[in-house]
Source information: Predicted 3D model of a 365-nucleotide RNA (Bacterial RNase P class A) from Actinomyces sp. B33. Lineage of the source: Bacteria > Bacillati > Actinomycetales > Actinomycetaceae > Actinomyces. A source record names the gene rnpB. Rfam family: Bacterial RNase P class A. Its family is annotated with ribonuclease P activity, tRNA processing and dimeric ribonuclease P complex in the Gene Ontology. From the family's description: Ribonuclease P (RNase P) is a ubiquitous endoribonuclease, found in archaea, bacteria and eukarya as well as chloroplasts and mitochondria. The prediction has a mean pLDDT of 78.

């Protein structure tokens, strides 16, 4: 200097007027005054937890969800490292990565033939005649052809031609034994002609894991009107008193399930920085330090100003042979998307930057 790959971050700043929401001050009141008010994804709600209620002896069935090992973690399908495969010169990327000799089932087109295979050309061997690019009948999977994929490769030996038919050597697979990791799994040696096909996001087998609903969860307080209860007042028996009995209707008292409505839950936490240690790492423990959105139909907007970014123009001025660059002046432009119970990931979407780790390739020294 070009070309790539990985990771991290930023996502305008500052003011002044008007509005809007919580919260606190002040006023008798109208109101004024202060702080404080959107994300890196606040989204999608896809997985996971907390936290509420609601159900639960225990154990299976069904149903679903996860799938290489090993660790991290409150918990995952997430996230780190390592194995395997596959792709790349290489930094790095990608895997929806258990089991196909438990069974069942599918493999489209072409192709003869698709899974205890399979004779179309060809090869061979035999037999026939009308003796020819001919028929018939075995024999074969070496060689043509089909296909995503055809029953290992290469050499020799064999044979009518052929074949693991048989040998050596390589490749796979399977048994053993040794060694090396915690383990996935790797590496070596022996044996065995064993050559065994692919799909389980087809059913299925295996191991694990899983109760439902969700903050309109769910707690508390509680008017009115129903409804219950005592007590007056009133009425009935009686000649009155007392006593008893009823009290439809009226007042007074209590009790009262839930509904209006109100207050909690409602935000500071599995929190974020920083430093040190342990760890390759994801994480972890200690110290430090910093936090201010909490509405209920549901605020966080309008606009101006100045300064900062990019783009564009060419006026002027500096620099340089030039392409350019720098200053100032003019216009324009700036993304994706907005809480609602809180938390950890995961997917998505993003205008325009910044910082850094690394690999190639070429040049100078």
């Nucleotide at each position: 200097u070009g070309a790539g790959u990985c990771g991290g971050u930023c996502g305008g700043g500052c003011g002044g007027c008007c509005g809007c929401g919580c919260g606190g001050g002040c006023g008798c009141g109208a109101g004024c005054c202060c702080u404080c008010g959107a994300g890196g994804a606040a989204c999608g709600u896809c997985c996971g937890g907390g936290c509420u209620c609601c159900a639960c002896a225990g154990g299976g069935c069904a149903g679903g969800g996860u799938g290489g090992u090993g660790g991290c973690u409150a918990a995952c399908g997430g996230c780190c490292a390592c194995c395997c495969g596959g792709g790349g010169c290489g930094a790095c990327c990608c895997g929806c990565g258990g089991g196909a000799c438990a069974g069942u089932g599918c493999c489209a087109c072409a192709g003869a033939g698709a899974a205890c295979a399979g004779a179309c050309c060809g090869c061979c061997g035999c037999g026939g005649c009308c003796a020819g690019u001919c028929c018939g009948c075995g024999g074969u999977c070496a060689g043509g052809g089909u296909g995503a994929a055809a029953c290992g490769g290469u050499g020799g030996g064999g044979u009518a031609a052929g074949a693991g038919c048989c040998c050596a050597c390589c490749a796979g697979c399977g048994a053993u034994g040794c060694g090396g990791g915690u383990g996935a799994c790797c590496g070596c040696a022996u044996c065995g002609g064993c050559u065994c096909g692919g799909c389980a996001a087809a059913c299925c087998c295996c191991a694990c894991c899983c109760g439902g609903a969700g903050c309109a969860a769910g707690a508390c307080c509680g008017a009115g009107c129903a409804g219950c209860g005592a007590g007056c007042a009133g009425g009935g028996c009686g000649g009155c008193c007392c006593g008893u009995c009823c009290g439809a209707u009226g007042c007074u008292c209590g009790c009262g399930g839930g509904u209006a409505g109100g207050u909690c839950g409602c935000u500071g936490g599995a929190g974020g920085c920083c430093u040190g240690c342990g760890g390759c790492g994801a994480c972890g423990c200690a110290g430090g330090u910093c936090c201010u959105a909490g509405a209920g139909a549901g605020a966080u907007g309008g606009u101006c100003g100045c300064c900062g970014c990019c783009g564009c123009g060419c006026c002027a001025c500096c620099g340089g042979u030039g392409a350019c660059g720098g200053u100032g002046c003019g216009c324009g432009g700036a993304a994706c998307a907005g809480a609602a119970c809180c938390c950890g990931g995961c997917g998505u979407a993003c205008a325009g930057g910044c910082c850094g780790g690394c690999u190639c390739a070429u040049c100078c020294g």